[in-house]
Molecule: SAM riboswitch aptamer (S box leader)
Organism: Anaerolineae bacterium
RNA sequence: UUCUCAUCCAGAGGGGACGAGGGACCGGCCCGAUGACUCCCCGGCAACCGGCCGCCAUGGCAACAUGGUGGCGCCGGUGCCAAUUCCGGCAGGCGGCGUUCACGCCUGGAAGAUGAGAG
Numbered sequence: 001u002u003c004u005c006a007u008c009c010a011g012a013g014g015g016g017a018c019g020a021g022g023g024a025c026c027g028g029c030c031c032g033a034u035g036a037c038u039c040c041c042c043g044g045c046a047a048c049c050g051g052c053c054g055c056c057a058u059g060g061c062a063a064c065a066u067g068g069u070g071g072c073g074c075c076g077g078u079g080c081c082a083a084u085u086c087c088g089g090c091a092g093g094c095g096g097c098g099u100u101c102a103c104g105c106c107u108g109g110a111a112g113a114u115g116a117g118a119g
Base pairs, nucleotide, nucleotide: 001119002118003117004116005115006114007113008112013042014041015040016039017038021031022030023029025089026088027087028086043081044080045079048077049076050075051072052071053070054069055068056067057066058065059064085111090108091107092106093105094104095103
């Protein structure tokens, strides 16, 4: 950096350093000198992968292997700890309305993030 798959309305903050922007992009709306963002330390959340403990299926004499599924959070690899991915952006449907714009709701998509795998 590209591709594939899964998830994204739950959850979880204190201290220190720095000092002006930050929330990916655009619009909105927020956060921020009562110090945001970022970095470090400690703490926590969660359960994607490993690990551990069950159950089921298939194969096997068995040990076990593969696949599926449930649990644990003691250990390891990540991740995360303002706001639903903060909301919307594109398409379709529905609603009040005479119609359009606009608005609201629903579904799908795009983009993004994280993990696992492959190149």